The RNA shown here (Bacterial RNase P class A) has 332 nucleotides. Rfam family: Bacterial RNase P class A. The family's RNA type in Rfam is ribozyme. Of the family's consensus pairs, 98% are formed in the model.

RNA sequence: UGAGUAGGCCAGAUGGUCGCCCUAUUUUUAGGGAGGAAAGUCCGGGCUUCAUAGAGCAGGGCGCCGGUUAACGGCCGGUGAAGGUGACUUCAAGGAAAGUGCAACAGAAAUAAACCGCCUGUUUUUACAGGUAAGGGUGGAAAGGUGAGGUAAGAGCUCACCGCUUUUCUGGUAACAGAAAAGGCUCUGUAAACCCCGCCUGAAGCAAGGUCCAAAAAAGCGUAUGGAAUUGCUCGUUCCGCUUUAAUAUGACCGCAUGAUGAUGCUGGUGACAGCAUACCAAGAUAGAUGACCGUCUAAUACAGAACCCGGCUUACAGGCCUGCUCAUUUU
Numbered sequence: 001u002g003a004g005u006a007g008g009c010c011a012g013a014u015g016g017u018c019g020c021c022c023u024a025u026u027u028u029u030a031g032g033g034a035g036g037a038a039a040g041u042c043c044g045g046g047c048u049u050c051a052u053a054g055a056g057c058a059g060g061g062c063g064c065c066g067g068u069u070a071a072c073g074g075c076c077g078g079u080g081a082a083g084g085u086g087a088c089u090u091c092a093a094g095g096a097a098a099g100u101g102c103a104a105c106a107g108a109a110a111u112a113a114a115c116c117g118c119c120u121g122u123u124u125u126u127a128c129a130g131g132u133a134a135g136g137g138u139g140g141a142a143a144g145g146u147g148a149g150g151u152a153a154g155a156g157c158u159c160a161c162c163g164c165u166u167u168u169c170u171g172g173u174a175a176c177a178g179a180a181a182a183g184g185c186u187c188u189g190u191a192a193a194c195c196c197c198g199c200c201u202g203a204a205g206c207a208a209g210g211u212c213c214a215a216a217a218a219a220g221c222g223u224a225u226g227g228a229a230u231u232g233c234u235c236g237u238u239c240c241g242c243u244u245u246a247a248u249a250u251g252a253c254c255g256c257a258u259g260a261u262g263a264u265g266c267u268g269g270u271g272a273c274a275g276c277a278u279a280c281c282a283a284g285a286u287a288g289a290u291g292a293c294c295g296u297c298u299a300a301u302a303c304a305g306a307a308c309c310c311g312g313c314u315u316a317c318a319g320g321c322c323u324g325c326u327c328a329u330u331u332u
Stems, first nucleotide, its partner, number of pairs: 001328010012297007020033005035303001039314002042312005047205004054235004059201005064078005079093001080091004094196002099194002101190003115136002117132006144162006163185001164183008209254004217245005226240004261282001263278006
């Protein structure tokens, strides 16, 4: 200097004139007013109701180990595997020896097989019989791999090294790693196929739910061996009813923003995060609020607008700044 990789920040500021919403108030003033994703609705919760609470099955979710959190399928760290020269990135990462299923086509054969080939015997030749699975072919995958010996020719048939299984020891909380010994050990893959195993799991949702004013009746079903109760079924528990029409309520108010929050600092921790202290109140619309004009600075505009709230994930994104690490080249 170039290329890459991991992380963080901003995503406008400021002055003036009109205009909009909220809070407070002496009714004229003061203060405040969309995001890093507010998006998708993919997850998890807080909160509300069923409800005085439960158990089981079904269903659903997760799946290496440890930690963190209110919780999660999130995040952090580690192990293993794959990719990359590397920094790093990704993982749908339990079980095929419980069982069932599937593996198209090609190929002789995909739960054990012989097409070519090799060897032996018969035969004039053609060809036939037996042995073989080392060589070749097909395929994603073909009776562990390499080498040597042995054999009629071959084969873990035997041996050495590796792979695999079992046991023991060492290190580690653990996943796991290393070492030693024994064993010729084996019929492939697939569970993002059904399934088995382990852990977790009630449902519906702010259009949840509640208060105010108003009507106060009619009809139907059933009535304790019954009816009703928020996934489905069963048990259990509770209550005595359930459904439809009518008053009009298509109204007003609450829920509605003090939070498992955010900001700054310190301590502990590799880190996610936790604890403590300080200061402070940071949007609440309801046909839906921040818009328009003029000026200055600037790299300044992209993606884009809250609707009960929060923690994540995923997706979109113009421009600019900062930090660590890796590789290549050049110079000293």

It was read from a public genome assembly, where an Rfam model found it. The coordinates come from a structure-prediction model, not an experiment, and the mean pLDDT is 76.